[in-house]
RNA sequence: AUUCAUCUUCGGGGCAGGGUGUAAUUCCCGACCGGCGGUAAAGGAAAGUCACUUUCCAAGCCCGCGAGCUUAACAGCUGAUACCGGUGUAAUUCCGGAGCCGACAGUAUAGUCUGGAUGGGAGAAGGUGAAG
Numbered sequence: 001a002u003u004c005a006u007c008u009u010c011g012g013g014g015c016a017g018g019g020u021g022u023a024a025u026u027c028c029c030g031a032c033c034g035g036c037g038g039u040a041a042a043g044g045a046a047a048g049u050c051a052c053u054u055u056c057c058a059a060g061c062c063c064g065c066g067a068g069c070u071u072a073a074c075a076g077c078u079g080a081u082a083c084c085g086g087u088g089u090a091a092u093u094c095c096g097g098a099g100c101c102g103a104c105a106g107u108a109u110a111g112u113c114u115g116g117a118u119g120g121g122a123g124a125a126g127g128u129g130a131a132g
Base pairs, nucleotide, nucleotide: 002131003130004129005128006127007126008125009124010123017029018028019027031112032111033102034101035065036064037063038062041089043057044056045055046054047053048052060100061099068077069076070075081098083097084096085095086094104115105114106113
C1' cells in the first nucleotide's frame, strides 16, 4: 500500500423578464438547475527539475447507487438521446448542433415555492486501533 474495526467532519442546485386571470415563481412565452461511485492516452486546470513529467477536475439522459414511492414484513418499483455532425486507434463522456427527463403532500395544475427535513443518504476526507 491493502484489509478489518471504530470515531469525527463534510455530504443538492434552480423561474430573471413578460402574458392571462379574482387568484399561478404551478397555466402560456421565456429563464434556470443537474446528488454519489464507475467508465477518459483525447478536454480543462495547476505545479515542477518545463518540447517532458506529475497531480487534480471532467456523463442529468452509458453502467450502478442514493433519495423517492408501494408493502404489516420479506421484498418490490423507480425518469430521459445506443440523436445528428466533427476529431481520433479509441468518446452515447471531448467539440458543435438539436432533443429529452425530473418523488410525495400543499396550493390555480410546481424539477425550481412551502412542507415532512435541525431528517435520511449514496458516498468523500481525516483520526485512532489491529492484521499485514